The prediction has a mean pLDDT of 86. SAM riboswitch aptamer (S box leader) from a soil metagenome, 99 nucleotides, folded computationally. The RNAcentral record of the sequence draws on MGnify. It matches the Rfam family "SAM riboswitch aptamer (S box leader)". About the family: The SAM riboswitch is found upstream of a number of genes which code for proteins involved in methionine or cysteine biosynthesis in Gram-positive bacteria. Clan: SAM clan.

RNA sequence: UCUUAUCCAGAGAGGUGGAGGGUCCGGCCCUUUGAAGCCUCGACAACCUGACGAAAGUCAAGGUGCCAAUUCCGGCAGAGCACGAUCUGGAAGAUGAGA
Numbered sequence: 001u002c003u004u005a006u007c008c009a010g011a012g013a014g015g016u017g018g019a020g021g022g023u024c025c026g027g028c029c030c031u032u033u034g035a036a037g038c039c040u041c042g043a044c045a046a047c048c049u050g051a052c053g054a055a056a057g058u059c060a061a062g063g064u065g066c067c068a069a070u071u072c073c074g075g076c077a078g079a080g081c082a083c084g085a086u087c088u089g090g091a092a093g094a095u096g097a098g099a
Base pairs, nucleotide, nucleotide: 001099002098003097004096005095006094007093012041013040014039015038016037020030021029022028024075025074026073027072042067044065047063048062049060050059051058052057071092076089077088078087079086
């Protein structure tokens, strides 16, 4: 890169570090009452995995993932509308599994 599933649920302390972070753009927000990154421990979840089962599913938690805000909201198209809201679909992104 491609295919496919999911994305309105859930879950943080300590150490280190020292100014950014929320993908991009716009908005809005978080942050020196300490951002990102890294380390330790913990939690959440259950895609792959294992056990049981005819199946539905139940249990476990080894491999990933994840622990502000719906993927924070919008961006493109459509419905709707006085505008703004609102709704539907998509794009982009994230994660798993496979190629």